[in-house]
The prediction has a mean pLDDT of 84. A computed fold for a 1376-nucleotide RNA from an uncultured prokaryote, annotated as small-subunit ribosomal RNA.
């Protein structure tokens, strides 16, 4: 970054059987058709109407009265005393309640209503008439109010009937109700200054009261970094939901509170509004309208439309509980009680119980044996909850009264009967096979998965969870100790400001005495209910409901206590500062000297270069340079001393000397008496770079010129050169301003170094000590993630700043602030990525260091590369030119041998159970061959004919064999996948390494061992060594050689005797050589020096061999997805009258070209010709093939011998003689032509070989490249596999036989140590920037516009006060 838990007013997919008990527009405070929600009262009145038994009774416009400010409904505004929670008091109070005292006597009106009228409505208007509990005097006043304390002043209402209820007026409760106050209540500073009614005084008005509410005057005040003002959010709360908790989130349903009621705005009426269903007046909309005009407000229940992912009935009752009026009785009452819809939640049922192996069938898998679905079904044996049907039927109602509602409930009736589904199964995370797909499809919450064997896509089986649900998505919160209060950090991971001085805050040494803020303890009030939680009770249980405790961590009071902090007073010195005596220093600023060097100018010697580089040019230089003497000028730096040294807060600071100044330190202990630390703003210093004015200018030297290097070089070299570097004054404010480590104090083992001081001791130069330093070493506890720090802590406490919370975007945009500018300071988001980073660890790499091998180079010999040809490979071609090999480690490679065959290729003809294997029917033959003839290119069919009569046997026509006909089941594939595999190979590499037990050290990955000194071909051996030991490797054993002895003695040998045809022929012998058995021999044994007394080296002796004798087999763990599916073998896949079988012809043998490995040569170290000496290794019966013959060869004939120490193959060559004399030749041998020889069924395509006769290129090979350190290379022949024939190639053998290594700097491979890494597919690796094109987001951007708040002014509705008029006026006064 990410999941696993809980929740939810949710919404989507998929499915859905029932009940209870809850919940239901979070969006458009959009905008509303219809209906409904607020009325009651006739016991307060009149006047018309009904209806009367004439007693009276109903219903009712209007007038009064009460009520409409309550209930219901939202969350728009509102960060405010709006809300919580605790205090106050300058207040009101309508209905209730309880008290006290009253309730007399009077008046003129007015609607209804009648007439007339106006208007389309709505709704007037004018005239007359009437009543009251409407409205107004007069009287009376316990209590009330006012007062100047004399006195003023104000009240009532009846109404039925004999008891009621009104009505006045005051006290007092009680329910509500107003205002004020403490204390809490989001985010932003990129919102820092905010106020003129503002603060506050007098005095007046207003009010139901207090108040700048208001107003007149005076004063200038008051908020504000403890965050005022503005901006943006947004009703609060009780709860709610998470969390171990503290804590975040969040304020739906119930509860309290407050604001709102199409928008804004005012009042009136009332006890109560500035009033949801009242009024006015503006404004948007909407409607009706006869266009004069007029209606309206669902943020009440229903419902419509819109918006949206979404959210219900235009029900039913007042029957319960509440409210209004009423005296009741009653009427209202979309409050409420019900009931409809909706799995939307949470509860609880249910879909069936038991038995049942042939472990049925199907389905899946499969190693074909089975396994697994699975006791699951099926039968069988029972129940009967739910739902269905029939019946009965409550409680809720204290007497009537039921909407729910024929509803809970109960009985009975029938039958397993009417009920299961979703996800998920690669890790996290429970649960795995097959098929299908082939980086397609898809999937993914994150890490991923899909490129042909996908447990990750689809689809099944089969498993897992959860269940009437389940899943997906969005939100909280947890996890996340990634905001850390509980409960994190800052040296290298993000993170210590460059330093320092200080305001304000914080923190703060030892006593004593007082206070009781703070703490701390009790008591008291409060903290609503409901929720949550314990205990109980009620619905059969649960959900859910009711009681009852406890609990609400908080706030107020009030009483004690006094240890700590605070406050106050008063001592004291340890902490801080001051004095007094030493002391060291590149600390600071200013002035003057100084010499040494560099450049420049004169003079003089002098002459041809000088200077620069890896080399070189630009340059300078005969106009005399460099180089040399000697004068003079001028700027800037200060060698040597000089040091892990000294001063300084930091940046910094170094020639000498004067002058002024800071700090520090040691030592005395005379004063001061906490006077400290730390520090947000905040203020000063603050490297080199730049700006800015004026000087100044030797040397250097960004920019730029030129020379070079380079593929290019705006670079590194070189030759020049301007800003600038110096000063003086002013700016900047930044740096890897680094110890990547804020400063203060206190504690915590040493040890050795230095620098300045003191002290004590003595042998005068040490010794012991003591303070301060040092960006010294080393190291112990302890700390760290590991490096690493450790008294100069990164260890253990304290108090305080400062500063981090993935990485990228970005230290960047925008704003503000500072700057002359550069630019600095403060600093976001959008978008994007899943990591980005430390620090260790293996390894690998490095044009990184050290050691060390190796034909690795080097010193040398001999070749390829050029020539012609052989072979092989690429490319082209072709019907095919079959395939595979590919840097070393493919390419004379698979191929130990392609005319056919091989043959996988291509073309044309066939063949389908097949060439070849196994089972099953059936039929036929039972055998093997000659010979002729037909058909056909051919394999192959047919046809006659002759001669023979299969094999085994238990002797049984028992048992087989062969062929053909049938149906399958299979064969068959050199198709494909070497990247699914087994074997076998190659390579690094015959390099010296790779590894494990136990130990030990590490948090760990991994380390030690296996490093190290030494040695050696070797990790071989030796020493040391937290290591001790083992194993694969390496040596050794194993083969062949090389010398000896022994044993044996044929086919081999012949010294010695004899024969002899002179040949080891032959007897004889086995000495010798040989030949194969079996021993010995060599091990640093001896000696010397060398080295550590070691291991081992070097020499030397002796020996056939000397230090691994020489040569072979042998190939550690792994590498390279290395090579082979075409040797074999194997898993998928794939073809099946064909990708398979069988034939014939072709082709692998092509050929402009191009590479690899070879032969032959290019000649005299040769060619020819002549001699004719000396060898191993092998082979040999479808074979070797002697001899003799014949042919110029090749070969032919003939056939002795030989299955081989006996015969054959078998001639060795090179050598030596002699000739040729430097030429395209007596080199060289391709090409060609022609005659011919062999194998073979056949040599045309396409064998080899001979003879004559042609005589090509080619005269020692460019860049670069191979092999080889002795019997080695070079040469020179012989043999063998394959094989019918064919070798320049492969595998052997022997012959003759060198040269050179100085030595490890280079190139190559490798090995050990170290070391640096940002690699780890591991340098063939990582990666960076531009350009180019699409798309996402954001910032600027000429302007454009929109909202919101502010000032100043300008017009101005309805309303209220307030003044003043007109008009009006009936009850009261007055006058007349």
């Nucleotide at each position: 970054c990410u999941c696993a838990g809980a929740a939810c007013g949710a919404a989507c997919g998929c499915u859905g059987g029932c009940g209870g008990c809850a919940g239901g527009c979070c969006u458009a405070a959009c905008a509303c058709a219809u209906g409904c929600a607020a009325g009651u009262u006739g016991a307060a009145c009149g006047a018309a109407c009904c209806c009367u038994u004439c007693g009276g009774g109903g219903a009712a416009a209007g007038u009064g009265g009460c009520g409409c400010a309550c209930g219901g409904g939202u969350g728009a505004g509102u960060a405010a005393c709006g809300c919580g929670u605790g205090a106050g008091u300058a207040c009101c109070a309508a209905c209730c309640u309880u008290u006290u005292g009253g309730u007399g006597g009077g008046g003129g009106a007015u609607a209804a209503c009648u007439g007339u009228u106006g208007g389309a409505a709505a709704c007037g208007a004018c005239a007359g008439c009437u009543a009251a509990u409407a409205c107004c005097g007069c009287a009376u006043a316990a209590g009330c109010c006012c007062u100047a304390c004399g006195g003023g002043g104000g009240a009532a209402a009846g109404a039925u009937u004999u008891a009621u209820u009104g009505c006045c007026a005051a006290g007092a409760g009680a329910c509500g109700g107003a205002c004020c106050c403490g204390c809490g209540u989001u985010g932003g500073a990129u919102u820092a200054g905010c106020u003129a009614g503002u603060u506050g005084g007098u005095g007046a008005g207003g009010u139901a009261a207090u108040g700048g509410c208001u107003c007149a005057c005076c004063a200038a005040g008051g908020c504000g970094a403890c965050g005022a003002u503005c901006c943006a959010u947004a009703g609060c709360u009780g709860g709610u939901u998470u969390g171990a908790g503290a804590g975040g989130a969040u304020g739906a349903u119930c509860a309290g509170c407050c604001a709102c009621a199409c928008u804004g705005g005012a009042a009136c009426u009332g006890a109560g509004a500035c009033a949801c269903g009242g009024u006015c007046c503006a404004g948007a909309c909407u409607c009706c309208u006869a266009c004069g005009g007029g209606a309206g407000g669902c943020a009440g229940c229903a419902g419509u439309g819109g918006g949206g992912a979404a959210u219900a009935u235009u029900g039913c009752a007042c029957a319960a509980u509440g409210g209004a009026g009423g005296a009741a009785a009653c009427u209202c009452u979309g409050a409420u009680g019900c009931u409809g819809c909706c799995a939307u939640g949470c509860c609880g049922c249910g879909u069936g119980a038991g038995u049942g192996a042939a472990g049925a069938a199907g389905g899946c898998c499969c190693u074909a044996g089975g396994g697994u679905u699975g006791u699951a079904a099926a039968g069988c044996u029972c129940u009967u909850u739910c739902a269905a049907c029939g019946g009965u039927g409550a409680a809720g109602a204290u007497g009537a009264u039921g909407a729910c509602g024929g509803u809970a409930g109960c009985c009975g009736u029938a039958g397993a009967a009417g009920a299961a589904g979703c996800c998920c199964c690669g890790g996290c995370u429970a649960a795995c096979u097959c098929c299908g797909u082939g980086c397609c499809a898809g999937c993914a919450g994150c890490c991923g998965c899909g490129g042909u064997a996908a447990u990750a896509c689809g689809g099944a089986g089969g498993g897992g969870g959860c269940a009437a649900g389940c899943g997906u998505u969005g939100u909280u919160c947890g996890g996340a100790a990634u905001u850390a209060c509980u409960g994190g950090g800052c040296g290298u991971a993000a993170a210590g400001a460059g330093c320092a001085u200080g305001u304000a805050g914080g923190c703060g040494g030892c006593g004593u005495c007082g206070u009781u803020a703070g703490u701390u303890a009790g008591a008291g009030g409060u903290g609503a209910a409901a929720g949550g939680c314990c205990u109980g009770g009620g619905c059969u249980c649960a959900a859910c409901c009711c009681a009852g405790g406890a609990a609400c961590u908080g706030c107020c009071u009030u009483u004690a206590a006094u240890a700590c902090u605070g406050c106050g007073a008063u001592g004291c010195u340890a902490g801080a500062g001051a004095c007094c005596g030493g002391a060291a220093g590149a600390g600071g600023u200013a002035a003057g000297c100084g010499g040494a060097a560099u450049u420049c100018c004169c003079a003089g010697u002098g002459u041809a270069g000088a200077g620069g580089u890896g080399a070189a040019a630009u340059u300078c230089g005969u106009a005399g340079a460099u180089a040399u003497u000697g004068g003079g000028a001028a700027g800037a730096a200060c060698a040597c001393c000089a040091g892990u040294u000294g001063c300084g807060a930091a940046g910094g600071c170094g020639g000498c000397u004067u002058a002024c100044u800071g700090g520090u330190c040691c030592g005395g202990a005379u004063c001061u008496g906490a006077c400290g630390c730390u520090g947000a703003g905040a203020u000063g210093c603050g490297a080199a770079a730049g700006c800015g004015u004026g000087g100044g200018g030797a040397g250097c030297g960004a920019a730029c010129g030129g020379g070079a290097u380079u593929a290019g070089a705006u670079a590194c070299c070189c030759c020049g050169g301007u800003a600038g570097u110096c000063c003086a004054c002013g700016c900047c404010g930044u740096a890897a301003a680094c110890g990547a480590u804020g400063g203060g104090u206190g504690c915590u083992a040493g040890u050795u170094g230095u620098u300045g001081g003191g002290a004590a001791g003595u042998u005068u130069a040490c010794u012991u000590u003591u303070c301060a330093g040092u960006g010294g070493g080393c190291g112990c506890a302890g700390c760290u993630a590991a490096c690493g720090c450790a008294u100069u802590a990164a260890g253990c406490g304290c108090a305080c700043c400062g500063c981090c919370u993935g990485g990228g975007g970005a230290g960047u945009a925008c704003g503000g602030c500072c700057g002359c500018a550069a630019g600095g300071u403060u600093a976001a988001a959008a978008c994007u990525c899943a990591a980005a980073g430390g620090a260790a660890u293996u390894g690998a790499c490095g044009g990184g260091g050290g050691c060390c091998c190796g034909c690795a180079c080097a010193a040398g010999c001999g070749g390829g590369g050029g020539a012609g040809c052989a072979u092989g490979u690429g490319g082209u071609u072709u019907a095919a030119u079959u395939c595979g090999a590919a840097g070393c480690a493919u390419c004379g490679c698979g191929c130990a041998g392609a005319a056919c065959c091989u043959u996988a290729c291509c073309a044309g003809c066939c063949c389908u159970u097949g060439a070849c294997a196994u089972g099953g029917g059936g039929a036929g033959u039972a055998u093997g061959g000659g010979u002729a003839c037909c058909g056909g290119a051919g394999a192959c069919g047919g046809u006659a004919u002759c001669c023979u009569u299969c094999a085994g046997u238990u002797c049984g026509g028992c048992u087989g064999g062969c062929u053909c006909c049938c149906a399958c089941a299979c064969a068959g594939g050199u198709g494909c996948u070497g990247c699914a595999u087994g074997g076998c190979u190659g390579u690094c590499g015959u390099c010296a390494g790779c590894u494990c037990g136990u130990g030990u050290c590490g948090u760990g990955a991994g380390a030690u061992g296996u490093u190290g000194g030494g040695u050696u071909a070797a990790g071989u051996c030796c020493c040391g060594c937290a290591a001790c030991g083992a194993g694969c490797g390496c040596a050794a054993c194993c083969c062949c050689u090389g010398u000896c002895u022994u044993c044996a003695g044929u086919u081999g040998c012949c010294a010695u005797c004899g024969g002899u045809u002179c040949g080891g022929c032959c007897g004889g012998g086995c000495a010798c050589u040989c030949u194969g058995g079996a021993g010995a021999g060599a091990c640093u044994g001896c000696c010397g020096g060398u080295g550590a007394c070691a291991a081992g080296c070097c020499g030397g002796a002796g020996g056939a061999a000397g230090g691994c004798g020489g040569g072979g087999a042998u190939g550690a763990c792994g590498u390279c997805a290395a090579g082979u599916c075409c040797u074999c073998a194997u898993g998928g896949c794939c073809c099946u009258u064909a990708c398979g079988g069988g034939c014939u012809g072709g082709g692998c043998u092509a050929c402009a070209c191009a590479c690899g490995u070879g032969c032959u040569a290019c000649a005299a170290u040769g060619g020819c010709g002549a001699u004719g000496a000396c060898a191993g290794u092998g082979g040999g019966c479808a074979g070797c093939g002697a001899u003799g013959g014949c042919g110029c060869g090749a070969g032919c004939c003939u056939u002795g011998g030989c299955a081989a120490a006996u015969c054959c193959c078998c001639a060795a060559a090179a050598g030596u003689c002699g000739u040729c004399u430097c030429a395209g030749u007596u080199c060289g041998g391709a090409u060609u032509g022609u005659a011919c020889u062999c194998u073979g069924c056949a040599a045309c395509u396409c064998g080899a070989g001979u003879g004559c006769a042609u005589g090509a290129a080619g005269u020692c090979g460019g860049a670069a490249u191979c092999g080889c350190u002795a019997g080695u290379a070079a040469u020179c022949g012989c043999g063998g596999a394959u094989c019918a024939g064919c070798a320049u190639g492969c595998c052997g053998c022997g012959g003759u036989g060198a040269a050179u290594a100085c030595g490890u700097u280079c190139c190559c491979g490798g090995g050990c140590c170290u070391u640096g890494u940002a690699c780890a597919c591991a340098c063939c690796g990582c990666c960076c920037g531009u350009c180019a094109c699409a798309c996402c987001a954001u910032g600027g951007g000429a302007g454009u516009u929109g909202g919101u708040u502010u000032u100043a002014c300008c017009c101005g509705a309805a309303g209220c006060c307030g003044g003043u008029g007109c008009g009006c006026u009936a009850a009261c006064c007055g006058c007349a």

Source information
Its Rfam family is "Bacterial small subunit ribosomal RNA".